[in-house]
RNA sequence: GCCUGGGUAGCUCAGUCAGUACAGCAUGAGACUCUUAAUCUCACGGUCAUGGGUUUGAAUCUCAUCCUGGGGA
Numbered sequence: 001g002c003c004u005g006g007g008u009a010g011c012u013c014a015g016u017c018a019g020u021a022c023a024g025c026a027u028g029a030g031a032c033u034c035u036u037a038a039u040c041u042c043a044c045g046g047u048c049a050u051g052g053g054u055u056u057g058a059a060u061c062u063c064a065u066c067c068u069g070g071g072g073a
Stems, first nucleotide, its partner, number of pairs: 002071006010025003027043005049065005
């Protein structure tokens, strides 16, 4: 350099048919309990890798770049 997958919350990830992003774990608070643990409820937390383009509207389409897994020579 070529082919191919991935980059979304602190971590693991869903969302890829464009319409203000989902869940689990973790964290915080509350309920329960003599207390802790467990369980239940609620809350917190995303400039969707970066920068352009298209569009009324982009995580999603498109171009370039960066990081990363795999394959062939």
This is a predicted structure of a 73-nucleotide RNA (transfer RNA) from Podarcis lilfordi. Model confidence (mean pLDDT): 83 of 100. The sequence is in RNAcentral, with records from ENA and Rfam. Lineage of the source: Eukaryota > Chordata > Teleostomi > Dipnotetrapodomorpha > Podarcis. Rfam family: tRNA. Rfam classes the family as a transfer RNA.